[in-house]
Context: one part of a larger RNA
């Protein structure tokens, strides 16, 4: 891992409620007798509870309290049932649905491991190094000193045993719950070891690591307290029907947990004036939009209080001012904590339509982690599949069709059956159900099938304006002159570095010159004119489809194929298309349209009706070796749990029916026992 088996709301006692049954008042507790198969039976009003309340109470009483009151007000009667038991759901006390610490206390057992510490034994190859003394010689007055030998000290060296354990490697379900292999440190010493013993957990022991005290130690191990408690994890077994939530609010040593309200079953009361919705009407509002009259803020102009700066004056004072600017006017603007004004909504109120709810008590819950998604808003960076209200949805607890796949988006709410029909959203060229439909446009980018500021004679439509047969636009011929190199400046400035001026002639026309170009001149060219040639050209706006901008990680994705429409805009007829309606059968539930109307998705959770299993009773039952029970196929019925019947097996017991008690029903608890 699988199979099997066992495996979780029990019982007491008490409280309010609901049914159901006795009595109309209701019941007996204990203890008593009788029979006894230890459980029925008759007794036993002591007690409880209803029959009257009102005050704290004395009390008084259909009243009472309060109060000076006869007043007003509370709480009562008048407005009439209760009790005992039984059954169920539920609440409190208990272990109270099951299984789960980590811990704290008591009493014991441990020092055969391992700390230390007693008494007693015992072990350290070999090797080298050579302290004190000491002895001979030197040597001194003498001693000191100096050689040389002799001598064997030391937590001295090297290095077995033996103790230890610093490096790497293997090893890591290991040969080993701590070693092997290589190499490493002490190795006469605070040295190792053996044997006896002594110190014990709120404690021993400790050259100190919270170490070690039996493979456990920041407090050892066994038993009990103990089913400790766990606001937390996990797990909790048959079936069908009917409704059916919540992720808010306030308060919490409160935030994953309560409590009480909200929402949600269930039963009753009341009953037809109230429910939701919807139409008319009436209201009070200060959002959105707006404004600027108020509070700020703020563009620019007019005036210009003061001020700065400047003239004149000895001053007093009288000017000037392209300066700053108050206050005023007139203009443009901005505001959650600004409003002279002011909408839609929402809200509240009443009249009508309207359904079938709505109120109120009891009595049982769950919920109190909420997701996106549209719209108003706050914080964030007008970021996040973020966060935090507020309103609506769907999801949550909703399948179904659409969205390519896709809880939350679009469409629609599944009692069952059907090889009938009609739509929704969304589609109709194939994969793949329906139009290779129509009609009138528009894209040429595979745009469609991701994006921006910007950028471009891409192209459709549209409005305005100039030019034009006295010939516009574009091209080609020709001309583009003269005063003049204008003046000033400059080494030079002659159209063309640069300041000023920009006039007058010829003239069809021709700038004191629109670009290249020269050192400056020259040269080319423009604008302006004619001349060929023959019908539209230019410009500016607006809108419709397009291009470019445009680079990312495993190969690539309008779902695919492929599409010039099978792409976009309009328009119009058809069709497909869902568990939606419809139509046909069938079941349930509720209802005063009962030949008929309505209803029947569901977590959590309330209610309600049933299957079934082990014993009991009626009952030593029916049935059974001519074959129970069990076990195994097949058949058959039932809305489900489930039931019957026949064969096979098996070899002795055991249904149905009406009741009664429970150890009552298993896939899940890192569940437990076995087996494999």
């Nucleotide at each position: 891992g699988c199979c099997g088996g066992c495996g979780a709301g029990u019982u007491a006692u008490a409280g309010g409620c609901a049914c159901u049954g006795g009595u109309a008042g209701g019941u007996u507790a204990a203890g008593g007798c009788a029979c006894u198969u230890u459980g029925u039976g008759c007794u036993g009003a002591a007690g409880c509870c209803a029959u009257a309340g009102c005050g704290a109470a004395a009390g008084c009483g259909a009243g009472u309290c309060u109060g000076a009151a006869u007043a007003g007000g509370g709480c009562g009667a008048a407005u009439u049932a209760a009790u005992c038991a039984g059954u169920g759901g539920u609440u409190a006390u208990a272990g109270a649905c099951c299984c789960g610490a980590a811990c704290c206390c008591g009493g014991g057992u441990g020092a055969u491991c391992u700390a230390a510490c007693c008494a007693u034994g015992u072990c350290c190859a070999g090797g080298a190094u050579g302290a004190a003394g000491c002895u001979u010689g030197g040597g001194u007055a003498a001693c000191a000193c100096c050689a040389a030998g002799u001598g064997g000290a030391g937590g001295u060296c090297c290095g077995c045993a033996c103790c230890g354990a610093c490096u790497g490697a293997u090893g890591u379900u290991g040969a080993a719950a701590a070693a092997u292999c290589a190499g490493c440190g002490g190795a006469u010493g605070a040295g190792g070891u053996g044997u006896g013993g002594u110190u014990a957990g709120g404690g021993g022991u400790g050259a100190a690591a919270u170490g070690c005290c039996a493979a456990u130690c920041g407090a050892a191990c066994u038993c009990g307290g103990a089913g400790c408690u766990a606001g937390c994890u996990g797990g909790u077994u048959c079936u069908c029907c009917c409704c059916g939530a919540a992720a808010u609010g306030c308060g919490u040593u409160g935030a994953g947990g309560c409590g009480c309200a909200g929402c949600g079953g269930u039963g009753a009361a009341a009953g037809a004036a109230a429910a939701a919705a919807g139409u008319u009407u009436a209201g009070g509002g200060g959002u959105a939009a707006a404004g600027c009259a108020c509070u700020g803020u703020u563009u620019c102009g007019g005036u210009g209080c003061g001020g700065g700066c400047u003239g004149c004056g000895a001053g007093a004072g009288c000017g000037g001012u392209a300066c700053c600017a108050a206050a005023u006017c007139g203009u443009c603007g901005c505001a959650a904590a600004c409003u002279c004004a002011g909408a839609a909504u929402a809200c509240u109120a009443a009249a009508c339509u309207g359904u079938a709810a709505a109120u109120u008590c009891a009595c049982c819950a769950g919920u109190g982690a909420g997701a996106c998604a549209g719209u108003g808003g706050g914080g964030g960076a007008u970021a996040a599949g973020c966060u935090u209200c507020a309103u609506u949805g769907u999801c949550g607890a909703a399948a179904g069709g659409g969205a390519a796949a896709c809880a939350g988006c679009c469409c629609a709410g599944a009692u069952c059956c059907a090889c009938a029909g009609c739509u929704a959203a969304g589609g109709c060229c194939c994969c793949a159900a329906a139009a290779u439909g129509a009609c009138g446009g528009c894209u040429g980018a595979g745009u469609g099938g991701c994006a921006a500021a910007g950028g471009a004679g891409g192209u459709g439509a549209g409005a305005g304006u100039g030019c034009a047969g006295a010939a516009a636009c574009a091209a080609c011929c020709a001309g583009g002159a003269g005063g003049u190199u204008u003046g000033c400046c400059u080494a030079g400035a002659a159209g063309c570095a640069g300041c000023c001026a920009c006039c007058c002639u010829u003239a069809a026309a021709a700038g004191a010159g629109u670009g290249c170009g020269u050192a400056a001149u020259a040269g080319c060219u423009c604008a302006c004119u004619g001349g060929u040639c023959a019908a539209g050209c230019g410009c500016u706006c607006u809108u419709g489809c397009g291009c470019c901008g445009a680079a990312a990680a495993u190969g690539a994705a309008u779902g695919g194929g492929a599409c010039u429409a099978a792409g976009c805009c309009g328009u119009c007829u058809g069709c497909c298309g869902a568990a939606g309606c419809u139509u046909g059968g069938a079941g349930a539930c509720c209802u005063u349209u009962u030949u008929a109307g309505g209803u029947c998705g569901g977590u959590a959770g309330g209610g309600g009706a049933g299957c079934g299993u082990u014993c009991c009773g009626c009952a030593c039952u029916a049935g059974g070796g001519u074959g129970a029970a069990g076990u195994u196929a097949a058949u058959a019925c039932g809305g489900a749990a489930g039931u019957a019947u026949u064969g096979a097996u098996g070899g002795a017991c055991g249904a149905a029916g009406c009741g009664g008690a429970a150890g009552u029903g298993a896939g899940a608890a890192u569940g437990u026992c076995g087996g494999c």
Molecule: large-subunit ribosomal RNA, domain II
Organism: Picocystis salinarum